The RNA shown here (SAM riboswitch aptamer (S box leader)) has 106 nucleotides and comes from Brevibacillus fluminis. The coordinates come from a structure-prediction model, not an experiment, and the mean pLDDT is 85. The sequence is in RNAcentral, with records from Rfam. It matches the Rfam family "SAM riboswitch aptamer (S box leader)". Rfam's curators write: The SAM riboswitch is found upstream of a number of genes which code for proteins involved in methionine or cysteine biosynthesis in Gram-positive bacteria.
């Protein structure tokens, strides 16, 4: 690189360095010299693995010490289908795909 299993309508930002992209991809709509990306330092958010601690037969709990992650917008919105809606168009509902994150496997 694949591949399995879970989650994704909650939640959390400020300074310095830097200087034009950025939000995965395609549209679309955004977001940005009132400073993008990236990089740094400090804060939090969260609770997916370890780890401690109560009870306990186990599920579950709790804290945030540890490894990750994360801190505009629902994963921003949709993409490929099914269902509603008059057999039509938005608009809803919903399953999949493709993304991220964890934690395994190779």
């Nucleotide at each position: 690189a694949u591949c399995u299993u879970a989650u994704c309508c909650a939640g959390a930002g400020a300074g310095g360095u830097a200087g034009a992209g950025g939000g995965a991809c395609u549209g679309g709509c955004c977001c940005u010299u009132u400073g993008a990306a990236a990089c740094c330092u400090c804060a939090g958010c969260a609770g997916c693995g370890g780890g401690u601690c109560u009870a306990u037969a186990a599920a579950u709990g709790a804290c945030a010490c540890u490894g990750u992650g994360c801190u505009a917008a629902u994963u921003c919105c949709a993409g490929c289908g099914g269902g509603u809606g008059a057999u039509a168009a938005a608009g809803c509902c919903u399953g999949a795909u493709a993304g991220a994150u964890a934690a395994g496997a190779g």